Context: one part of a larger RNA
Molecule: large-subunit ribosomal RNA, domain II
Organism: Planctomycetales bacterium
RNA sequence: CCCGGCGAGUUACCGUCACUGGCUUGGUUAAGGCCUUCAGGGCCGGAGCCAAAGGGAAACCGAGUCUGAAUAGGGCGAAAAUUGGUCAGCGGCGGUAGACGCGAAACCUGGUGAUCUACCCAUGGGCAGGUUGAAGCGCGGGUAAGACCGCGUGGAGGACCGAACCCGACGGUGUUGAAAAAUCGUGGGAUGACCUGUGGGGAGGAGUAAAAGUCUAAUCAAACCAGGAGAUAGCUCGUUCUCUCCGAAAUAGCUUUAGGGCUAGCCUCGAGGCAACUACGUCAUGGGGGUAGAGCUACUGAAUUCGCAUGGGGGGCUACCCGCCUGCCCAGCGUAACCAAACUCCGAAUACCAUGACGACUAUCUCGGGAGUCAGUCCGCGAGGGAGAAGCUUCGCGGUCGAGAGGGAAACAACCCUGAUCGCCUGCUAAGGCCCCAGAGCCCCGCUUAGUCACUAAGGAUAUCAGAAUACGUUGACAGCCGGGAUGUUGGCUUAGAAGCAGCCAUCAUUUAAAAAGUGCGUAAUAGCUUACCGGUCGAGUGUUUUGGUACCGAUAAUGAACGGGAGUAAGCGGGGCGCCGAAGCAGCGGGUUCGGUCCGUUUCGACGGACCGAGCGGUAGGAGAGCGUUCCAGAUCAGAUACAAGCCGUACCGAAAGGAGCGGUGUCGGGGUCUGGAAGUGAUUAUGCCGGG
Numbered sequence: 001c002c003c004g005g006c007g008a009g010u011u012a013c014c015g016u017c018a019c020u021g022g023c024u025u026g027g028u029u030a031a032g033g034c035c036u037u038c039a040g041g042g043c044c045g046g047a048g049c050c051a052a053a054g055g056g057a058a059a060c061c062g063a064g065u066c067u068g069a070a071u072a073g074g075g076c077g078a079a080a081a082u083u084g085g086u087c088a089g090c091g092g093c094g095g096u097a098g099a100c101g102c103g104a105a106a107c108c109u110g111g112u113g114a115u116c117u118a119c120c121c122a123u124g125g126g127c128a129g130g131u132u133g134a135a136g137c138g139c140g141g142g143u144a145a146g147a148c149c150g151c152g153u154g155g156a157g158g159a160c161c162g163a164a165c166c167c168g169a170c171g172g173u174g175u176u177g178a179a180a181a182a183u184c185g186u187g188g189g190a191u192g193a194c195c196u197g198u199g200g201g202g203a204g205g206a207g208u209a210a211a212a213g214u215c216u217a218a219u220c221a222a223a224c225c226a227g228g229a230g231a232u233a234g235c236u237c238g239u240u241c242u243c244u245c246c247g248a249a250a251u252a253g254c255u256u257u258a259g260g261g262c263u264a265g266c267c268u269c270g271a272g273g274c275a276a277c278u279a280c281g282u283c284a285u286g287g288g289g290g291u292a293g294a295g296c297u298a299c300u301g302a303a304u305u306c307g308c309a310u311g312g313g314g315g316g317c318u319a320c321c322c323g324c325c326u327g328c329c330c331a332g333c334g335u336a337a338c339c340a341a342a343c344u345c346c347g348a349a350u351a352c353c354a355u356g357a358c359g360a361c362u363a364u365c366u367c368g369g370g371a372g373u374c375a376g377u378c379c380g381c382g383a384g385g386g387a388g389a390a391g392c393u394u395c396g397c398g399g400u401c402g403a404g405a406g407g408g409a410a411a412c413a414a415c416c417c418u419g420a421u422c423g424c425c426u427g428c429u430a431a432g433g434c435c436c437c438a439g440a441g442c443c444c445c446g447c448u449u450a451g452u453c454a455c456u457a458a459g460g461a462u463a464u465c466a467g468a469a470u471a472c473g474u475u476g477a478c479a480g481c482c483g484g485g486a487u488g489u490u491g492g493c494u495u496a497g498a499a500g501c502a503g504c505c506a507u508c509a510u511u512u513a514a515a516a517a518g519u520g521c522g523u524a525a526u527a528g529c530u531u532a533c534c535g536g537u538c539g540a541g542u543g544u545u546u547u548g549g550u551a552c553c554g555a556u557a558a559u560g561a562a563c564g565g566g567a568g569u570a571a572g573c574g575g576g577g578c579g580c581c582g583a584a585g586c587a588g589c590g591g592g593u594u595c596g597g598u599c600c601g602u603u604u605c606g607a608c609g610g611a612c613c614g615a616g617c618g619g620u621a622g623g624a625g626a627g628c629g630u631u632c633c634a635g636a637u638c639a640g641a642u643a644c645a646a647g648c649c650g651u652a653c654c655g656a657a658a659g660g661a662g663c664g665g666u667g668u669c670g671g672g673g674u675c676u677g678g679a680a681g682u683g684a685u686u687a688u689g690c691c692g693g694g
Base pairs, nucleotide, nucleotide: 001694002693003692004691005690006689011097012096013095014094015093016092017091019089020088021087022086023085024084026050027049028048032044033043034042035041054061055060064076065075066074067073100238101237103235107228108227109226110225111224112223119201120200121199122198123197124196125195126194127192129161130160131159132157136153137152138151139150140149141148165189166188167187169186170185171184172183173182204220206216207215241627242626243625244624245623246622251264252263253262254261255260265373266372267370268369269368270367271366272365280359281358282357283356284355285354286353287352293346294344295343300340301339304336306334307333308332310331311330312329313328314326315325316324317323376401378399379398380397381396382395383394384393385392406417407416408415421591422590423589424588426587427586428585432581433580434579435566436565437564441578442577443576444575445574446573447572453568459553460552463550464549465548466547467546468545469544470543471542472541480537481536482535483534484533486510487509488508491505492504493503516531520529521528592617593616594615595614596613597612598611599610600609601608602607628683630680631679632678633677634676635675636674637673638672644670647666648665649664650663651662653660654659
């Protein structure tokens, strides 16, 4: 993982609401008793409970009472209605109980454990072989005597090497192992704080510990077993047949509250009410507002320019005083142009309120039963936070998804179109498309040459198309070509030099058709080349600025990937026209079902059945309704012995579904079918579910 079986809202009591039934001359018995056909029985039993009157804390009063000085006002009641009352049954929900099922980590009580292991006590056992050679002692040397030295002897040591034995440092293998700690090789200790047998000791907040929170029976930051016990779990997971109608929320307030609750909001079911034009929509009229915008010589504040015969400060001159100047600072006034969520002399559109008309026809409202929701998401618009970042975050308004399938966007919850009751080998459209993949296309006018189309910006550029302005131009422009481009003069200063051309100052005059006291290159400085400027040649447009369209560069990332691909010069882009394709949208034909209406039939009047017409029928949480099937019970009824039934196997039938027949085979006594009711251990692909099998 698969298959089969088991597996989760139950039961008791109390409360509340709905439905059904009994009684209402209020309802009902409890314990207990009697009878009995001994049962799911009948009859007694009125204690008690609920109701019949309320108000008050109470005394108490009472259709009233409480408050109060009150004969006031107010609170709660009475007065009306077949509404209500009560006792049962069944159903929804709540409460108390384990209360839908499984699940802790833990806590407590009483016991069991030191046959594993840690430490201790008692009593035993074990350590091949080899090596080293301490003290002491003897002899000799030595000394005054010693110390000391040598040679022997001797046999010490948490001494040395190394088996048994003990350990487990390193590496390989093993890692669903041969093994819940091993194996192979290397390694450490091996007379010691050594190893080991047997017996004994102390234990769970306790022991033991050369101390690691180690060890205390493969378990240890508090063992194991049983019990309290179904601890608790605002948490996770799971929760079993079908169809029909409606259908949410992810918000507010409070919360040791924030992934939990409670109340409200939003959903559903029942009842009341059809009263009031209630809610809703459109139009009209009347309102309040201080947003967008705008404005500020209308305030508060911010901020720029210029001016002032204004005031103060600073600075300068003068100084005995009077004063004068100012390019600095502040304030004021004037001028011009501006800024503001917490500025406003102004001021919309919307929205909101009211009134009226029309539309619509209960959608609104009230009461009661049942919920779920309290993590939202993206998109557009208005704002705050952030950086006018975020698939960011927090609000407001709307939409989608959530809970929404279908078509488009290649693929793609949220974007665009559109809301799927079922069927059809029918038609029309939406978004989006119409060269091929691939359903459907042609015509006209422009633009683009970049394969732009088919990612992006600042910025850049004689790209190109259309338009505008301006200057020059047949008295000949623009570009090219030919020629000139001179003189005072090397202007003055500076400088080693400075001659048009390092730098500073000035920038005149002359001859001229024109020619700078010089545009650039160049030289040490000159020289040289060139430009401005002028003439000639040529012969018709040229230069600059600007608006709009399209294109170009800008354009860099790791496998090859930015039209979905092919391909396309239109099959790209802009404009116009007429067609077509295209969805579960709309229409056509047929069927089902819910609600409403009309008609017919039945009716214990609540309703039920049928026909026709109309409007609906996406759906998670969730509410409401109708059914199918399983086991058992009661009543009625049926089949069957030539095999009746269950179960199992096969099967082309019926039903909208859960499901149900028929037939064939198997199955050897066990029961079964149909109808009407009743009662539940009543339905499983999911709980790392449990048991068995694979």